Overview
The RNA shown here (Bacterial RNase P class A) has 358 nucleotides and comes from a Thermoflexaceae bacterium. Rfam family: Bacterial RNase P class A. It is annotated as a ribozyme. The prediction has a mean pLDDT of 77. The gene name in the source record is rnpB. RNAcentral records the identical sequence in 2 taxa.

RNA sequence: UCAGUGGGCCGGGCGGCCGCGACGCGGGGAAGCCGCGAUCGAGGAAAGUCCGGACUCCAUAGGGCAGGGUGCCGGGUAACCCCCGGGCGGCGUAAGCCGACGGAAAGUGCCACAGAAACAUACCGCCCGCUUUUGCGGGUAAGGGUGAAAUGGUGCGGUAAGAGCGCACCGGCGCCCCGGAAACGGGACGGCCGGGUAAACCCCACCCGGAGCAAGGCCGAAUAGGGGAGAAGGUCCUGCCCGGACCGCUAUCACUCCCGGGUUGGCUGCUGGAGCGCCGCGGCAACGCGGCGCCGAGAGAGAUGGUCGCCACUCCCUUCGGGGAGGACAGGAUCCGGCUUACAGGCCCGCUGAACAC
Repeated sequence: UCAGUGGGCCGGGCGGCCGCGACGCGGGGAAGCCGCGAUCGAGGAAAGUCCGGACUCCAUAGGGCAGGGUGCCGGGUAACCCCCGGGCGGCGUAAGCCGACGGAAAGUGCCACAGAAACAUACCGCCCGCUUUUGCGGGUAAGGGUGAAAUGGUGCGGUAAGAGCGCACCGGCGCCCCGGAAACGGGACGGCCGGGUAAACCCCACCCGGAGCAAGGCCGAAUAGGGGAGAAGGUCCUGCCCGGACCGCUAUCACUCCCGGGUUGGCUGCUGGAGCGCCGCGGCAACGCGGCGCCGAGAGAGAUGGUCGCCACUCCCUUCGGGGAGGACAGGAUCCGGCUUACAGGCCCGCUGAACAC
C1' cells in the first nucleotide's frame, strides 16, 4: 500500500423568525380559551410480530392425557429458540464463519430410475468337473458394468480361482487405562465389521396454564326495573378426564342461549424502569457486586414542520479566487430483553494474508 476479517460509533451542527404536543406558572365562571417559559419532545433499527417476559384478568389454586417447544458440554440471565466460553463436524492459506449438533442394537417407513441385487444378491467375468462344439453342474464376490450409495479402504501373502482367509497401515466398533468438572481427546488390546435417512413417523431427556392494554379499574349518563327458552343441576378453570370454586333446585331473582332497546362520554392504566452513565472489585468472557451521579415523548384519530443565514462532510469542475451538486433506512402507542431484515455516506480500534521498502 492492497485484499480480507472481527468489533465500536456517527448518520449533520449553530443561530434567528413563524408554527405544533406535553409540563410549569399566571388569567378566566369554564372550555377543545389566552399569555409567558432560560423545561422536555422519536429509533438503531421505532420495522417484522419470530421468541422470552414484566403487568392485568380468568382464579382459590392443583394432577394427568392430548398438544407444543428445545436438543453436544458448561456458564450467564427475570426468562428465552438469546448471549458467553469450550468440544466435535464442515468451509476458508489464515484471521475467522456456519451447524435443524441426543438416538438407526425399541419399532415402522423410504432409498425413484439404472443395475443381477438396495434388509440382500450373481449379468459379464475368474476357477474346477462333464461335454467335439453347444451347453450343464459346482465354487467365487477380488476385476468390469449400473448407481448418490453395492458385504470397510490400500498393499502384500495365500488360494483351483477368490474372500480379513492371514498380515501391515488406516477407518469404524467393543473393553480397559490416562487427561478433562463435562462434551470429548490420547494410548494399548481385540475380533473382522451389511448401508443411508429421524428439517420421515417415532423413542429419549428437559421445559411449557389460558387470554391479552381493544388486558383491566373507576365515574357519569341513558334506556324498555324489555320479551322468550333451558334444566336439576348449571357455569367457570384453552381441548378431554380427575379434582376444585361459585351459584341454583321445580323457576321471577344465579348461569347459559336467542330476539329487541339504550350508552357508545370522561378519568385511569400511561411511563422512575429486570433504567442509563462513570469508577472500583471478581470473572477468559457473557455478566455479577459495590460506590457516585442523572431523569431524556406520553399523544388520543393520534404532536416536532416551514423558512433564512453561517459552518461542517462527500463528489465534480477550477483561471486556485472559488463555483455547482448531494444527503440513506426510516417514525412511538403498555413497557422491557433478544433475534431477523433495511441502511447513501463517514470515522475509530484489533487481527489475518500478499507485495514493497528500511